[in-house]
RNA sequence: AGAGUUUGAUCCUGGCUCAGGAUGAACGCUAGCGGGAGGCCUAACACAUGCAAGCCGAGCGGUAUUUAUUCUUCGGAAUAGAGAGAGCGGCGUACGGGUGCGUAACACGUGUGCAACCUGCCUUUAUCUGGGAGAUAGCCCUCCGAAAGGGGGAUUAAUAUUCCAUAAUAUCUCGUUGGGCAUCCAACGAGAUUGAAAGCUCCGGCGGAUAGAGAUGGGCACGCGCAAGAUUAGAUAGUUGGUGAGGUAACGGCUCACCAAGUCUGCGAUCUUUAGGGGGCCUGAGAGGGUGAUCCCCCACACUGGUACUGAGACACGGACCAGACUCCCACGGGAGGCAGCAGUGAGGAAUAUUGGACAAUGGGUGCAAGCCUGAUCCAGCCAUCCCGCGUGAAGGAUUAAGGUCCUAUGGAUUGUAAACUUCUUUUAUACAGGGAUAAACCUCUCCUCGUGAGGAGAGCUGAAGGUACUGUAUGAAUAAGCACCGGCUAACUCCGUGCCAGCAGCCGCGGUAAUACGGAGGGUGCAAGCGUUAUCCGGAUUUAUUGGGUUUAAAGGGUCCGUAGGCGGGCCGAUAAGUCAGUGGUGAAAUCUCGCAGCUUAACUGUGAAACUGCCAUUGAUACUGUCGGUCUUGAGUAAAUUUGAAGUGGCUGGAAUAAGUAGUGUAGCGGUGAAAUGCAUAGAUAUUACUUAGAACACCAAUUGCGAAGGCAGGUCACUAAGAUUUAACUGACGCUGAUGGACGAAAGCGUGGGUAGCGAACAGGAUUAGAUACCCUGGUAGUCCACGCCGUAAACGAUGCUAACUCGUUUUUGGGCACUUGUGCUCAGAGACCAGGCGAAAGUGAUAAGUUAGCCACCUGGGGAGUACGAUCGCAAGAUUGAAACUCAAAGGAAUUGACGGGGGCCCGCACAAGCGGUGGAUUAUGUGGUUUAAUUCGAUGAUACGCGAGGAACCUUACCAAGACUUAAAUGGGAAUUGACAGAUUUAGAAAUAGAUCCUCCUUCGGGCAAUUUUCAAGGUGCUGCAUGGUUGUCGUCAGCUCGUGCCGUGAGGUGUUAGGUUAAGUCCUGCAACGAGCGCAACCCCUAUAUUCAGUUGCCAGCACGUAAAGGUGGGAACUCUGGAUAGACUGCCGGUGAUAAACCGGAGGAAGGUGGGGAUGACGUCAAAUCAUCAUGCCCCUUAUGUCUUGGGCUACACACGUGCUACAAUGGACAGUACAGACGGACGCGAAGCCGUGAGGUGAAGCAAAUCCGAGAAAGCUGUUCUUAGUUCGGAUUGUAGGCUGCAACUCGCCUGCAUGAAGUCGGAAUUGCUAGUAAUGGCAGGUCAGCAUACUGCCGUGAAUACGUUCCCGGGCCUUGCACACACCGCCCGU
Repeated sequence: AGAGUUUGAUCCUGGCUCAGGAUGAACGCUAGCGGGAGGCCUAACACAUGCAAGCCGAGCGGUAUUUAUUCUUCGGAAUAGAGAGAGCGGCGUACGGGUGCGUAACACGUGUGCAACCUGCCUUUAUCUGGGAGAUAGCCCUCCGAAAGGGGGAUUAAUAUUCCAUAAUAUCUCGUUGGGCAUCCAACGAGAUUGAAAGCUCCGGCGGAUAGAGAUGGGCACGCGCAAGAUUAGAUAGUUGGUGAGGUAACGGCUCACCAAGUCUGCGAUCUUUAGGGGGCCUGAGAGGGUGAUCCCCCACACUGGUACUGAGACACGGACCAGACUCCCACGGGAGGCAGCAGUGAGGAAUAUUGGACAAUGGGUGCAAGCCUGAUCCAGCCAUCCCGCGUGAAGGAUUAAGGUCCUAUGGAUUGUAAACUUCUUUUAUACAGGGAUAAACCUCUCCUCGUGAGGAGAGCUGAAGGUACUGUAUGAAUAAGCACCGGCUAACUCCGUGCCAGCAGCCGCGGUAAUACGGAGGGUGCAAGCGUUAUCCGGAUUUAUUGGGUUUAAAGGGUCCGUAGGCGGGCCGAUAAGUCAGUGGUGAAAUCUCGCAGCUUAACUGUGAAACUGCCAUUGAUACUGUCGGUCUUGAGUAAAUUUGAAGUGGCUGGAAUAAGUAGUGUAGCGGUGAAAUGCAUAGAUAUUACUUAGAACACCAAUUGCGAAGGCAGGUCACUAAGAUUUAACUGACGCUGAUGGACGAAAGCGUGGGUAGCGAACAGGAUUAGAUACCCUGGUAGUCCACGCCGUAAACGAUGCUAACUCGUUUUUGGGCACUUGUGCUCAGAGACCAGGCGAAAGUGAUAAGUUAGCCACCUGGGGAGUACGAUCGCAAGAUUGAAACUCAAAGGAAUUGACGGGGGCCCGCACAAGCGGUGGAUUAUGUGGUUUAAUUCGAUGAUACGCGAGGAACCUUACCAAGACUUAAAUGGGAAUUGACAGAUUUAGAAAUAGAUCCUCCUUCGGGCAAUUUUCAAGGUGCUGCAUGGUUGUCGUCAGCUCGUGCCGUGAGGUGUUAGGUUAAGUCCUGCAACGAGCGCAACCCCUAUAUUCAGUUGCCAGCACGUAAAGGUGGGAACUCUGGAUAGACUGCCGGUGAUAAACCGGAGGAAGGUGGGGAUGACGUCAAAUCAUCAUGCCCCUUAUGUCUUGGGCUACACACGUGCUACAAUGGACAGUACAGACGGACGCGAAGCCGUGAGGUGAAGCAAAUCCGAGAAAGCUGUUCUUAGUUCGGAUUGUAGGCUGCAACUCGCCUGCAUGAAGUCGGAAUUGCUAGUAAUGGCAGGUCAGCAUACUGCCGUGAAUACGUUCCCGGGCCUUGCACACACCGCCCGU
């Protein structure tokens, strides 16, 4: 000294929380010792029992009792002595000890005063102590009562009481002198009045009385200081003062009589609530904040309330009386008591100790003294409650043991030099012994200084604690470690268990199957005889801000002005010295704190000295500033004069346009209104139009960034009255000023009251629409109101969200009013109104002479969000309501500004088969296929908006297969290693069985003898299409082939971030150009790659055949050719290269030429940063978890093909642009050896037979089809359509029942172009036609390719969808499928 927490991130505001210290503490776990402290904070609740205040015979009388002697009738008596208890008397009991109820007060603290006072015991000074008297306790007798206690009679003493004498400094009067602070005071002298005493004795002394002084202790008064609440604003009749009297130690309404009407209060009276105050203690850098245990001082109280007596002192803790409550005794008639003394008990409570020892010390009472008393005190006991100290061992010791824990696990790391073991020490502990230490003086005796007394020295005596402290000897590491924490803050990490459960948590938060946050363990960290938790206080918190905060938008400027108190206040001179400053004196108790020194072995603790106590009072001085008083000045302020300005205000008069209504005319069927309508008005004549009349309200143009006003606000014209500002002059006054709590006035709209007025508009209301509804938005009407006068209300986003006043501070520009100047449209100046901006300020946005800058003065207001501007109370109001204005409870945020995204039924620009323009489909039918659902023993699993659904699957009869049923196996189907055994295993036949499998028979190795091979048994490694795609790798889909996504350096910003990447053009493109605080670069775009379109060249076989020959029914069939086609290598070609125009000179665009191709020529491959926890653990790989005679493996059969239904994707159709029949033409690409399979023959056909050729430019699949030519059908459920079904066959295959494909014959369903809706496509494209391939034994309407025929349309970008860039708003950031409000 800071840290965590609001956000995707940032800065700020702001609260919450933490780290520190402390405690009279409590609770949890744990516990060896000693020293020093502390110990009912709650019930001032109630108390059993014991003790806590007595002493004095040297004040008095004297008893019980007892000693000695004598006597004795042995019962006792007398004399002398000693003498308890009780009594009278004296002193004390007012101290000491306890508690904090009350008290907001002269109670306390501090400083003064008493000329307004008292003071026992003590010290000191002076004087005196003479003579009498009468009683009363006790004792004795007697009576009453249960008791406590009381009554009567007789007798008696005193240092008890009382009378007389003497004495004045008491009181009064007078005089003199001196003094002071107003009343007055002191000294001396004179006179008058009243008033004292006590004795005891050991003869040393102790006492008594009066008066003075001192000391000590008290009493009273005053200044200042010392809680909260204004939702307490008025309080007070002895109240305030006076005169007189009484009372007191003393002043005083302290009390009383009379008189006056005062006194306190916004500087907070009164009331309410709370509270003993201080020294101090805790915290804090300090200022402060909190607190008032222990120790010290003061106060108050003593069961509750009241009262006095005694006394020097009390209105009295262990005294009295009265009343009350409670408890106890009782014979019921009466009595007794007061632990907030020390122990102790009950109760309350989270919680606080022994019914201990001693008067040895210190102190107190009493006494001449010895002594006695003392729960004050000194000690001990209990308690880790706190502070301090010590110890639980020290050194060596590595196979770094075992065990534990962890890991990447043949091994390593850690626990850990830790242990074991060796050596050493003995604080502590235990035992024994010593020591009875210091604290001791008083007292007695002696001595010294000295002298009727005090001090000092020596000797003797006295110790509760004390079996102490302390010391010595012996024994032996022996007797001694825990608690909390380990996600961040905050030092310290792993494993297991658990699975939003159990639990943790101070804040943020952790836990939903890999938890460093829960529980356990190992390890570690921190502190340590303690450690944590809880509670409270301060700190951090500058989060109440004096030091040291703020108010445009975060909480916060009063709606505005006037003005009271208050606060603050211009220049100069003089005085004063209140504030201020300096010196000195007094005080600020001690303890505490700080520093030095010292004593306990150290420390805590204690002693001693110093410093400090920041304060208060007094006094002396200084005089700059502030104050006060006096004087003066003009610049602040005001006045005057002149000029001038304006929608400033109030009250009259007046004007035109518009609207509505009325009357009259013209005129005829609609008008009006809306997104579209309807309600409404209209043939009884509307709307429209013309003329006249009436009414109320508001004032077009001018008009503006204008003007005026304190604000609210003010607008046709004109008149009157009122007020204000500005400028100029510098004539007058001479600081007269600024602000302004309480208060007063004004104060939009709405609303209220009374009375008018009412054209238009128009809450409420009615109707019509809209809508799911529509108590709304829209429409037709329409009442209050809006208008006027008077009176209330007193609030607004009353806003510049910015209080008023004054001073100072870089510039540019516009404008209103006034003045001056001239070169007459400019400059200067004063007062306003606007815009931009420098420095500065600000969290930023912004502000910036009209400050939110720099200063000064005053006022108002704020202190987390919600609850709440609510409740209660009070004031105001006719009411509505306004003003003032909380708390409980709850949250960890709420909020401001700015940033990046995403979003908007915001804007701009642009693109895409996105729309539009077209063509063809889907959605309706049958059927195929996939999915959902349902069913089932199972219908295996996955994929589910776009981005699942002819998808994984490029082909489920068995297999596949993962599912179900049944039957079996347990290292097993494969592979490898080790060991042992064997010569088999396999194969064939056969039995049982559904098969797997099991059994039987036959057959049965090689060798160089080392072994090889194979099998069996055993063992170690298995296996899992089981879970988690939200633990992962890899792969993939989508946005999207969209044009974007970023980085380095620099610059800007407090920062997140920005710039670059924006802007102007352009492009398919962040493509390119230009500009620019940016300059460059990367991944993307484009290009490079492949196919295709043209040409050249090279090469000609299996391809080709023009020319030359041969040859056939025909045919490149043959010789040959290398021209053409073609094949496949290499080149060329296209680059906005050329021309014109546009453009900014550029990029580029438009048009043209040439060219096979023209502006990326057409396709393909190629997919940036990232998004969707997108898909996949069932392709594969893989972490963790799970199963192991089973969730593994084998076999047979079944299922994946089910079927009221729904959806997706396709096929075929509904027909004449067609069907059928016959004839006939032209492809490309691909496949082929477990293969393609020709020709020929058979079959209506599927197919069969057959076998040539072909590992393929050669052979085969292989006939392309639509097309073309001709014939027929003639609009119909048909010569369309082909489903379904029957039957007969074919093919593949162990096997076509569940469940294959094909063929022939027969049958001939729905369907006549498809609702809402929806999809594809921009050219060799759509549409249409066929062909091939992969998979495959067989099975294709699917998929992947190929070629043939071959269109229509695009004005355009308003709209729908998706996307890109810029900008804007945002309370969203899981990002609009958001957030959030009401019920």